Context: one part of a larger RNA
RNA sequence: CUGGGCGUAAAGUGCGUUGAGGCGGUCUUGUAAGUUGGACGUGAAAGCCCCCGGCUUAACUGGGGGAGGUCGUUCAAUACUGCAGGACUUGAGGACAGCAGAGGGAGGUGGAAUUCCCGGUGUAGCGGUGAAAUGCGUAGAUAUCGGGAGGAACACCAGUGGCGAAGGCGGCCUCCUGGGCUGUUCCUGACGCUGAAGGCGAAAGCUAGGGGAGCGAACGGGAUUAGAAACCCCGGUAGUCCUAGCCGUAAACGAUGGAUGCUGGGUGUGGGGGGUAUAGAUUCCCUCUGUGCCGAAGCUAACGCGUUAAGCAUCCCGCCUGGGGACUACGGCCGCAAGGCUAAAACUC
Numbered sequence: 001c002u003g004g005g006c007g008u009a010a011a012g013u014g015c016g017u018u019g020a021g022g023c024g025g026u027c028u029u030g031u032a033a034g035u036u037g038g039a040c041g042u043g044a045a046a047g048c049c050c051c052c053g054g055c056u057u058a059a060c061u062g063g064g065g066g067a068g069g070u071c072g073u074u075c076a077a078u079a080c081u082g083c084a085g086g087a088c089u090u091g092a093g094g095a096c097a098g099c100a101g102a103g104g105g106a107g108g109u110g111g112a113a114u115u116c117c118c119g120g121u122g123u124a125g126c127g128g129u130g131a132a133a134u135g136c137g138u139a140g141a142u143a144u145c146g147g148g149a150g151g152a153a154c155a156c157c158a159g160u161g162g163c164g165a166a167g168g169c170g171g172c173c174u175c176c177u178g179g180g181c182u183g184u185u186c187c188u189g190a191c192g193c194u195g196a197a198g199g200c201g202a203a204a205g206c207u208a209g210g211g212g213a214g215c216g217a218a219c220g221g222g223a224u225u226a227g228a229a230a231c232c233c234c235g236g237u238a239g240u241c242c243u244a245g246c247c248g249u250a251a252a253c254g255a256u257g258g259a260u261g262c263u264g265g266g267u268g269u270g271g272g273g274g275g276u277a278u279a280g281a282u283u284c285c286c287u288c289u290g291u292g293c294c295g296a297a298g299c300u301a302a303c304g305c306g307u308u309a310a311g312c313a314u315c316c317c318g319c320c321u322g323g324g325g326a327c328u329a330c331g332g333c334c335g336c337a338a339g340g341c342u343a344a345a346a347c348u349c
Stems, first nucleotide, its partner, number of pairs: 003321004007303002012317001014200002021194003025088007033081002035077007042069001048066007091191001092188003095184005103177007110154001115149007125136002162169002205246006214240002219235004257316006265294011298305002322349003331342004
């Protein structure tokens, strides 16, 4: 150096952009570095293989021949790869014309509901549970009507519907802004694929300042119970919200890395285009793109996967190598901290 693997057995980085590197479409000319062949040189001895000989044999050993190199020089070959030049359009990108969308950021705005405050009506209960009690209420609660304050979330629409790389995104309006799809085949002409760092990254948590309706770790009380550090009930602080900055994790899941090509179908649904029929496509047919279900072949230990592959192939990256010890220790880097990342060994089965 070479193996086998990674949906569920150990194993896909949470996600994207990019550097180096690796890999790279069709035709053609040159070159001949890789590659292939020949010749020459060299490849010490021992060793290895073959033949002959010496110790009674063998091991051992003497002689002869051969093989053996990512080697050098030279001649030649040119399919493939490289390098240099030329051309192409199907990969990639762009232009133009359309389309859908909770994609992102900022500002504004609306109604329902909960809570609180003020006022009216009104009187003895309310609330809560399996049943209760704590709790609230004659200082007038609950209920009901009117007015006001404030915060947070947006019922119906709503859909294995949509958008986004992932995390994630849902009232309405405006502004700024990213991506995608379809059609025309008009332009560029391989400009491509993969891929550290830096970047993004739910919730909880942290720092500073604000905000605080509801909910609610901790905490207090009431129950339950043998006990009850819980489940149930009454309260309730941090938090949940906003601004700025950290943290950098997750069952960050499709437990399935990315890209490209190929390989029967059926059926639903989202977005677009074309056609047929018709008085009129929402209805029928074709097609592109997304998202589901069922299934040929094939794969799989099975479950299952099956054109959205876990099938058949190629390229690049990441990762695994018995269980525990151990998502640990030590060290290093990062962090305000909590902790994160990297990551053993003894020992043991």
Model confidence (mean pLDDT): 87 of 100. This is a predicted structure of a 349-nucleotide part of an RNA (small-subunit ribosomal RNA, central domain) from a metagenome. The RNAcentral record of the full RNA draws on SILVA.